[in-house]
RNA sequence: UUCUUAUCAAGAGAAGCGGAGGGGCCUGGCCCGAUGAAGCUUCAGCAACCUCUGACCAAGUCAGAAAGGUGCUAAUUCCAGCGAGAUUCUUUCUUGAGAGAUAAGAG
Numbered sequence: 001u002u003c004u005u006a007u008c009a010a011g012a013g014a015a016g017c018g019g020a021g022g023g024g025c026c027u028g029g030c031c032c033g034a035u036g037a038a039g040c041u042u043c044a045g046c047a048a049c050c051u052c053u054g055a056c057c058a059a060g061u062c063a064g065a066a067a068g069g070u071g072c073u074a075a076u077u078c079c080a081g082c083g084a085g086a087u088u089c090u091u092u093c094u095u096g097a098g099a100g101a102u103a104a105g106a107g
Base pairs, nucleotide, nucleotide: 001107002106003105004104005103006102007101008100013043014042015041016040017039021032022031023030026081027080028079029078044073045072046071049069050068051065052064053063054062055061056060077099082096083095084094085093086092
């Protein structure tokens, strides 16, 4: 970097350094930010993909655990963009796709 599969309405923040941006990119919104953004470090936490234990014959499912590998800790993946449907007469809602993120596996 590409492909496959699964998940994405829940959950969980303090301190130090830093010093103006950030919410992936683009457009339009809407937010966060000098009462300190990004980034880095430390500690803490959340979750349970890999992992471990047990039950059921196996596949697999269910229950439990959290030592290890990741991940995550404002707002639904902040919302919309493309398609379909409902509602209605200009909005709102539902849903699919696409894109993205994370995990596991493969090339």

The RNA shown here (SAM riboswitch aptamer (S box leader)) has 107 nucleotides and comes from Oceanobacillus arenosus. The prediction has a mean pLDDT of 84. Rfam family: SAM riboswitch aptamer (S box leader). Rfam's curators write: The SAM riboswitch is found upstream of a number of genes which code for proteins involved in methionine or cysteine biosynthesis in Gram-positive bacteria. Rfam links the family to the GO term regulation of gene expression.